[in-house]
Context: one part of a larger RNA
This record gives sequence, structure tokens and C1' cells, in this order.
RNA sequence: GCCUACGAGUUACUGUUACUGGCGAGGAUAAGGUGUUCAGCACUGUAUUCGAAGCGAGAGCGAGUCUGAAAAAGGCGGUAUAGUCAGUAGGAGUAGACGCGAAACCUUGUGAUCUACCCAUGGGCAGGUUGAAGCUGUGGUAACACAUAGUGGAGGACCGAACCGGUUGACGUUGAAAAGUCUUCGGAUGACCUGUGGGUAGGGGUGAAAGGCCAAUCAAACUGGGAAAUAGCUCGUACUCCCCGAAAUGCAUUUAGGUGCAGCGUUUAAAUAAGUUUAUUAGAGGUAGAGCUACUGAUAGGAUGCGGGGGAUUCACCUCCUACCAAUUCCUGACAAACUCCGAAUGCUAGUAAAUGAUAUUAAGCAGUGAGGGCAUGGGUGCUAAGGUCCAUGUCCGAGAGGGAAAGAACCCGGACUAACAGCUAAGGUCCCUAAAUGUAUGUUAAGUUGAUAAAACGCGGUUGGAUUGCACAGACAGCUAGGAUGUUGGCUUGGAAGCAGCCAUUCAUUUAAAGAGUGCGUAACAGCUCACUAGUCGAGCGAUCUGGCAUGGAUAAUGAUCGGGCAUAAACAUACUACCGAAGCUAUAGACUGUAGAUACAGUGGUAGGGGAGCAUUCUAUACGAGUAGAAGUUGAGCUGUAAGGCUUGGUGGAUUGUAUAGAAAAGAAAAUGUAGGC
Repeated sequence: GCCUACGAGUUACUGUUACUGGCGAGGAUAAGGUGUUCAGCACUGUAUUCGAAGCGAGAGCGAGUCUGAAAAAGGCGGUAUAGUCAGUAGGAGUAGACGCGAAACCUUGUGAUCUACCCAUGGGCAGGUUGAAGCUGUGGUAACACAUAGUGGAGGACCGAACCGGUUGACGUUGAAAAGUCUUCGGAUGACCUGUGGGUAGGGGUGAAAGGCCAAUCAAACUGGGAAAUAGCUCGUACUCCCCGAAAUGCAUUUAGGUGCAGCGUUUAAAUAAGUUUAUUAGAGGUAGAGCUACUGAUAGGAUGCGGGGGAUUCACCUCCUACCAAUUCCUGACAAACUCCGAAUGCUAGUAAAUGAUAUUAAGCAGUGAGGGCAUGGGUGCUAAGGUCCAUGUCCGAGAGGGAAAGAACCCGGACUAACAGCUAAGGUCCCUAAAUGUAUGUUAAGUUGAUAAAACGCGGUUGGAUUGCACAGACAGCUAGGAUGUUGGCUUGGAAGCAGCCAUUCAUUUAAAGAGUGCGUAACAGCUCACUAGUCGAGCGAUCUGGCAUGGAUAAUGAUCGGGCAUAAACAUACUACCGAAGCUAUAGACUGUAGAUACAGUGGUAGGGGAGCAUUCUAUACGAGUAGAAGUUGAGCUGUAAGGCUUGGUGGAUUGUAUAGAAAAGAAAAUGUAGGC
């Protein structure tokens, strides 16, 4: 892991609700007793209990009573009479109370043959090294001291076997082993190791102290018992079909993953037209917006400049000045959730009308939910960050299948009773993968831009539209040829300043087709080149500004890229049109079920938690009727049949029991519980 068997809402009592039945202003007996055809039944038994009357603490009174002085006032009752006893079902309480599951707590005992420490009594430590004290000799000293040579054999001394340990690495890791093997390493005469016997016991021991050890168990051992401890927690909880179908919110909570009440679901009953939508009429209100010379506050520029600061003057006052600050007022501009002179749309309330047709309300039984989530819109918070967080309104997912978006809980379309090789459409699509247009018309794009979009400020004589405006056959724009002069080197300044360092200005005048007291380059200053301006040549459009479309740069990320792919210059983009494809949508055909008293009619039949209804199967009991050695049950194939649980027939096997109908009773249905036992 698989298979088989077992495996979880039960039973008793007490309330409560519904239904069924008996009796009924009454209902019922309990224990006990008697009888009997004796696990049963019948008859007694009226103690007791519920109801028919309440009020008061009570005496007590009574449709009233209590408080009270009260015939006052008030409280609780009465002025609609239905109960009671059984049975069945739902739910509640008390019990282990649907099943399994703690860690723990208390109590009685058992353990120191493991291990910790202690007591008593025994045992063990190859070999080698070092050479303390002491002693002896010699030297030495006044005597000691001291020196030296021997002797000696100390040490939690040294090296290293046994023995004890367990430092490193490898192996082992369903091991050879529930702690080992190999290698390497520490101690090895000591606070050493070890045998035997004995002692200390569970909030206790023992501990050179690690919360270590106390029999593979230790921050409180093990065994039996209290005990089915408790578990607001986790897991599991077994056949079918039909009808309806939620919630993840509010308030409270030693409460926040629990619970109570309310909300939302379901079932039954009641009385009714309350409900919903649309239209219209009448209302309340201060949001969006807007406004502020209408308040409160905030606020940019300007005018005026009360007042202040600074400076001058003065003995002091007065007075004067100001690129400073600045009140009030005026002009212009403009802000606000806790501003409002104003002020919608929606929403809300009420009336009327129409449509709809059990929706709404009330009572009773039974729940579940009380972790929600995405998206859109209006907001708070945050960074106008988050698949963030907190509200509101809606929607979907949750509990919703189907088609589209390559793939996707909630985005778009659309709500699946069943069947089939019928038709029409939605979103979305129609070159191939891939069902349907290589569709029609007019443009745009050249970037593979794009093709179901990742990107901005800013840049751009890419290209294509629109608007306004200027010049132009009396010749524009661009190019080419020629001119571009004179007074004059204007004056000043300067070392110099001659169109061109700088300053000044009726920057004049002349000759001209035209030519600035000079547009730029250049020189030390001149010179030189050039421009404005003019003529000729050429021969048709040429400039400027604003604005739209599509492109373009800006454009950088970590495993290999891409529109889903192939690929496409349309099969891209824009606008318009036609046809087709496309879903469990709609229609058509056939059928099933539910509701509407009935029905050929009409409407409906997605569904988690959950409520309600109807059934199938298993075992046993009672009654009735059967089947079976001419083959029961079981088992294994085949066929038929019912909407399903299931049922029936028959072949093989098997070898003795078993079915149908109607009632009743349950040890009554397994795929899950790291379920239990067995087998493989």
C1' cells in the first nucleotide's frame, strides 16, 4: 500500500413542540391486591397528579384580591372554557451522551540486578625513564651554613601494555549493534580501576552540578485505581431520489478561530393586500458641485500707507527722510472633512394610479452562519503604494457548470431537469494549427510598429491630413553671373580704433538699378572675404505659424526566445458595411418530476452549510401465504428491468436452508478517523 472483517447521534428519566388515538369540564392512575389460558392479560386500587380561578408573606377572601383610613389610586387577575392520558417524530436538560485523542492531577503499591553516591570486605595495575627528602664519605666553617661524589627511592612525576575512558576521521544509519566497528587519541600508584554483600525511593533519593542519574523511561520513575478526567481544539461520522436554500453582519462577552440575542434559511399555521416595481403629486435634508465684498479661517499680486522699525535734526517736543515690516479699505486672482449667501442627481417618507401575484407580516418547531474574497463606484488610512487596510453602494465567487479572455475562483457572455449526429444567436471570432471571409469600400503605417498595449517627461525637416497667413508669369523661392560706391579714416576715445574694443547720434548727405556711418569672419591698425540691398539668368509654385493621425529616439536584469504558435506588409491600424462560425443561452422534437384543490393548461426543476418530504437495502419478531436434494442460502458469469438506492431471470459452482405480503423492533448501509485486527 491493497484486500477482508470490525468501526461513531445510543439508552433511561424529566420538560417542550407537532402529529395520531382514547376520554372530555374533566383526564390518568402509581405501588399494592384479586383472577387467569401466567415473561402476558383482565378487573380492582382514586393515595397522588394536571386542568376547570385568582389574589395575598399569611390568616384569609374570592371574579375578584392585595396595599390602604378609603367606595381613592395602583399591582396581579376575570369579563374569547379545553384539557388530560398514551404512542410516534423533532429538539432541550441530567447522565461518558456521536466516536477516537491529550499533556496533566490525586491515590495505593513496586523498583538502586542499569545507574548516582555511601558503607563493609576482597582483587588488579607488563616493561622502561626520571632521581626529591634523608643518610654516608670528602672538602669547607670558630661552629653552622655551603660545595661535591656516592647512596637512597619520593611523586594526584614521565613514556607505554593490561585495565578504564571516548579526542579526530571514515564506515554503519530498514546497522552485525535501539550507540557499534576501524583509525587516531586521554589516564594508566591514583580524587585510580574492579568483584561480592549491603544502604538511600518519587516533590523523594543521589549528584566534583550536565536538570545529570534512579532498569533502553526523568523539569518529577514505573504499576493498579479515581477514569469513559477534561479538551470553546484537530480528525472522522457509512444507502438513494425530490422541494427550498443561507451566512461570513450588528450589539455584548477574561471576548476576539468560542458563545448569547438580533439579522439572513427552512417547515407548519393564521389572518389579510400589507410587499415589490413604474408613473405622478407633496415633503424633509445640506452631500456632489459651486461660491466667499455671505460668515469662520487660510491666501498671491497691485494701489493707499494707520501703526511700527531704521536714519537725520533737536536740550526736549515738533519736524523731515525711507528699494524695511505692515492694519483698514479698494482692484485682480484663488483655497477648505471639522467654512456656507447657495445647491443638485440619486436615495428616503407619504398619497394616488397601473403592473406584478404569496412576494410582505405574525406565531410556533428546526437550523446553519457570526475567518470571507475579487471587481466597479464614493471615501478614510497608506506614498491618490500594495493581490495593503477600514467603511459605504452594487455585483459575482463563496455555494455556479457552459462559451470567450492561449493557460486563470470572482473580467466579458450566460444561469446546466434528461436525451439526440436539429435550427438561431451572445461575448468573441472567420490565412493554417482551429468551426467560420485569404469579404467589400476608403484611408494610414515601413517601424515586424503592430498582430488581446508594460511606460513618461522631453527630442524629431519620418510621413500623412486640417486651419490661418505671406510672396509669386509685372517672374516668386533656391542656385549661378555682376554690382555692393562717394563725402569718410563720421565725431569722441585711444599707443592705434579706418563699417566691425568701447562711447555719442535728427546713423546724415551724395551718386544710384542698388549699396547700413554697416550682418558676420579677419588685421596691431589698415588690407582682405562676406551679408543686407540691386540687376541679369532660370521658369512655377515657394515660405511662415498653429493643430490632428500613424510612426521614431528616450527603452537597462539575471536558465532560451517568441503575437498562444506558424507566420503576416496584411493575416497590422482606422472608419463603414455585408455574410458566416460560435454556449449546457433561445427555439424545435421526445420524455421525467414539482407547484397551481383538479388539468391535455401555465409556471418551474445549478447549489455548499442547513431545513423539509418520499423511498431502497440489511438482521430479527408476529400473522398470512409459499419455495427447496427434480437442488435453498452463499458464490461466480450472462441477460432483462427501474429516475436512483435497487430488483428479476438464467448457466456454472455449492449441498440445506429460505422467500413474498402486511405490521413491528433495531448491534440497520464505510472510502477516508497518521482508525482496530488479520492476510498478502